[in-house]
Molecule: SAM riboswitch aptamer (S box leader)
Organism: Pedobacter zeae
RNA sequence: UACUUAUCAAGAAAGACGGAGGGAAUGGCCCUUUGAUGUCUUAGCAACCUGUUUUAACAAGGUGCUAAUUCCAUCUGCAGGUAGCAGAAAAGAUGAGUU
Numbered sequence: 001u002a003c004u005u006a007u008c009a010a011g012a013a014a015g016a017c018g019g020a021g022g023g024a025a026u027g028g029c030c031c032u033u034u035g036a037u038g039u040c041u042u043a044g045c046a047a048c049c050u051g052u053u054u055u056a057a058c059a060a061g062g063u064g065c066u067a068a069u070u071c072c073a074u075c076u077g078c079a080g081g082u083a084g085c086a087g088a089a090a091a092g093a094u095g096a097g098u099u
Base pairs, nucleotide, nucleotide: 002098003097004096005095006094007093008092013042014041015040016039017038021031022030023029026073027072028071043066044065045064048062049061050059051058052057070091074088075087076086077085078084
C1' cells in the first nucleotide's frame, strides 16, 4: 500500500505553547480571537485485541477516542406538506487478521 472482517445513535476535557483556520473530499450547515486546527502534559471514556477465568464476569497491557448520529447529503419504502421515520448503499474512521 492493498485485501478480508466487525463496529460506527451510547460514552468521555482541563492546562501549557501557539495564533487562523477547522469539521476527510464537494455542497450545505456548523465550530472558531470568549483562541480554532495542531503539539505536549495530565485526566477521562470505551472494551476491538489482550490477561484472569467459573465462559460470563472482572481487569485495563496494545490500539482507539473525548462538538454536533460518521454533523447532514445518495437510493428504496412509508408518511406528510416543507418537515420526518425505517431499511440499504457509496465513501470514510477504528480494531483484528492477511499481503